[in-house]
Context: one part of a larger RNA
Molecule: large-subunit ribosomal RNA, domain IV
Organism: Desulfobaccales bacterium
């Protein structure tokens, strides 16, 4: 010196990122027991008070021995001793201390996301993240949709739209505004585009033949069938173009200028843009850049915490808004109890460490 204990005068969070660790509390039994709630809770809320041993004692209830009766019974019925159980009363002792030791909630109060109970990153993250009962779109008529597989074949289910399958939101309560221009998805089928593939005018090669040339090989010109290279026009479907629906599909949800008898703001009006121009409710918020935003509380003193105000850079309604009593090893805040966490260390035990052997 370090590591696990234990105790510590006075103050008690001044420690720190943060009461992190630590202390505190702690069991029964009886008094009490707030707000707010979905009326179940919340609550063991909070807060209190009693516990050991002797004696006497009183209740309840177990068991029931002596002894009585009937007197037919290996039987019934009184009876109530004694033991052992429990719940009180009183009065009495003894210690600093009685749940004497061990096990065995610290409380409260405002907030915040998440409804709760679960689930998760084996081996750094347990959560506000996953699921989650409840909502809601959509596919799906059975050989079902979808899924695995080359198929067969199989689950979907030995289920049948109160069933399945995808996706989104996420208990519960009050709601869920506008915009279908784009993109996606359903419907439509007049038109316009259109493949293969149909028809098939023409066209391009080849050469029987035929005319010319040339002694001849051959070479020009034209050229029927066949055969073969293409091949206009029309005919042709889905699907695109078009026409309509659809936001709990993907998504989106304006600028500008001027105006009221102090100022100041502007109910108002005026324009330009749009598919419409954000409604409710929240709002410096897990979202606020300027910002430690103003005011209030709260503190001697508060970049954090409540409560407000709105100038919302850059909230906002099933990428769900906005409130909820429970609940949470979650996360800010504050407070009371308490305390080596600190002011600031001290001691004591054990085990290393280090010396020597």
């Nucleotide at each position: 010196c370090c590591c696990u204990u234990g105790u510590u005068a006075a103050g008690g969070a001044a420690c720190u990122c943060u009461g992190c660790a630590a202390a505190u509390u702690g069991a029964c039994a009886c008094c009490g027991u707030a707000a707010c709630u979905u009326c179940g809770g919340g609550a063991g809320a909070a807060g209190g008070u009693g516990u050991g041993c002797c004696u006497c004692u009183g209740g309840a209830g177990g068991u029931g021995a002596a002894g009585c009766c009937u007197g037919u019974a290996c039987a019934g019925g009184c009876g109530g001793a004694g033991c052992g159980u429990u719940c009180g009363g009183a009065g009495g002792u003894c210690g600093c201390a009685g749940a004497a030791a061990c096990u065995a909630g610290g409380u409260g109060g405002c907030g915040a996301c998440g409804a709760c109970u679960g689930u998760u990153u084996a081996u750094c993250a347990a959560a506000a993240a996953c699921a989650c009962a409840g909502g809601a779109c959509u596919c799906u008529g059975c050989a079902a949709a979808g899924u695995c597989g080359g198929a067969a074949g199989a689950c979907g289910a030995c289920g049948u739209a109160u069933a399945g399958g995808g996706u989104c939101u996420g208990a519960c309560g009050c709601c869920u505004g506008c915009c279908c221009g784009g993109u996606g998805c359903c419907g439509g089928a007049a038109g316009g585009u259109u493949a293969a593939g149909g028809c098939a005018a023409g066209a391009g090669g080849u050469u029987a033949g035929c005319g010319g040339a040339g002694c001849a090989a051959u070479c020009c010109g034209c050229g029927a069938a066949g055969c073969u290279u293409u091949g206009a026009a029309c005919c042709g479907a889905a699907g695109c173009c078009c026409c309509g629906g659809u936001a709990a599909a993907c998504g989106g949800c304006g600028g500008c200028c001027g105006u009221a008898a102090c100022u100041a703001u502007a109910a108002c009006g005026g324009u330009c843009c749009u598919a419409a121009g954000g409604u409710a409710g929240c709002g410096a918020a897990a979202u606020u850049c300027c910002u430690u935003g103003u005011c209030g509380g709260g503190u001697a003193a508060g970049u954090u915490c409540c409560g407000a105000c709105c100038c919302g850079c850059a909230c906002g309604a099933a990428u769900g808004g906005c409130g909820u009593a429970a609940c949470g090893a979650u996360u800010g805040c504050c407070a009371c109890a308490c305390u080596g966490u600190c002011u600031c260390a001290a001691c004591a035990a054990g085990g290393g460490g280090c010396u020597c052997a």